[in-house]
Context: one part of a larger RNA
RNA sequence: GAGUAGCAGCAAAAGUUGGGUGAAAAACCCAACCACCUACUCGGCAAGGGUUUUUCGCCAAUGUUAAUCAGGCGAAAGUUAGCCGAUCCUAACCACAUCUUUAACCUGGAUGUGGGAAAGGGAAACCGGUUAAUAUUCCGGUGCCACUUAGAAACCAAUGCAUCAUGCAUAAACGAUUCAGGAUAGCUCGACCAUAGCCGUCGCUAUGGUUAAGCAUAGAAUCUGAGGGAGUCUCGUCAUGAGGAGAACUCAGAGAAUAUGCGAUGAGGCCUGCGUAAGCAGGCUUCGGGCGAUUCCUGGAUCCCAUGAAAAUAUGUAUGAGAAGGUUUCUAAGUGAUCGUACCGAGAACCGACACAGGUGCCUUUGCUGAGUAGGCAAAGGUGUCU
Repeated sequence: GAGUAGCAGCAAAAGUUGGGUGAAAAACCCAACCACCUACUCGGCAAGGGUUUUUCGCCAAUGUUAAUCAGGCGAAAGUUAGCCGAUCCUAACCACAUCUUUAACCUGGAUGUGGGAAAGGGAAACCGGUUAAUAUUCCGGUGCCACUUAGAAACCAAUGCAUCAUGCAUAAACGAUUCAGGAUAGCUCGACCAUAGCCGUCGCUAUGGUUAAGCAUAGAAUCUGAGGGAGUCUCGUCAUGAGGAGAACUCAGAGAAUAUGCGAUGAGGCCUGCGUAAGCAGGCUUCGGGCGAUUCCUGGAUCCCAUGAAAAUAUGUAUGAGAAGGUUUCUAAGUGAUCGUACCGAGAACCGACACAGGUGCCUUUGCUGAGUAGGCAAAGGUGUCU
């Protein structure tokens, strides 16, 4: 013991100058410079929140000060889907019914039905443009899926189609560790072109050169079928290995990521000319090398007193019923409902009484240096409100 200890202390995060608005500006807006974040203070989602989103207006209270500002207050506006999700399927688990158990109840057991995943399974979409605020949803272009109807062609069908019932098989459908091969994303270097700057007539520096789904073709390992028929062993791998339960060798078929072409005479970007502007017209948008994933695809090996989901659905097949059309491809037309979709996702929109130094799942994660997602310094983007 003041108006009284609050507005400083953590992560070395920061501002300065000029202009604007306004009654008033250290804090709002604009510009320049400066600074901070780089496995994040960038970007994309989930949970949760629920209008906090956008525009106009306002400043009592809220904001640890001021406020013209705001996640505050007032009023309007905003979330568009056959192809993103829910919806469908089943999982642990839950509920209900009946039976059982008990003297009765709870628990437990059996059977049946239903629920149960917005990270499991699963029919199908990409690029660009547009709004103050939505976009794989609107618009433009290009594409795909399911179902229905009609037509055409080929094929199957009384040696039994469709459909139904039952059974079987395959796909869906799967561990950990590790190896090999093939690819891609991405990064990087060089040439060339364009633009700008510097320099001074050699050139140098900076920036840019981007483009999807889908369709067609190509595509390895491996597997299947038909031949073939081996010891004087042969073939083969990074490694282990393989072979009369059929090797080498030959032929045929199935077969991935992905690549190339079309998609694209498009889109996007850049430049030039004209034009007050809106816009219009024209041109360019090329090529090669290297590195290379923890991503994708394929095939091995090792380990286990641990052996690594199910169903929907699809296809094939057998038996029975059934009694006449069916399957595939192509073409055309039609249908595709309902719910979610704004915004935050955090040192201020979630959980913590607060604009709380706490807590909170997943994905992406560039360059130089480096073994590295360490540390340091940068790009893009964000921030200067630990108010």

Overview
The part of an RNA shown here (large-subunit ribosomal RNA, domain III) has 387 nucleotides and comes from a bacterium. The full RNA is in RNAcentral, with records from ENA. Its Rfam family is "Bacterial large subunit ribosomal RNA". Its mean pLDDT, the model's own confidence on a scale to 100, is 80.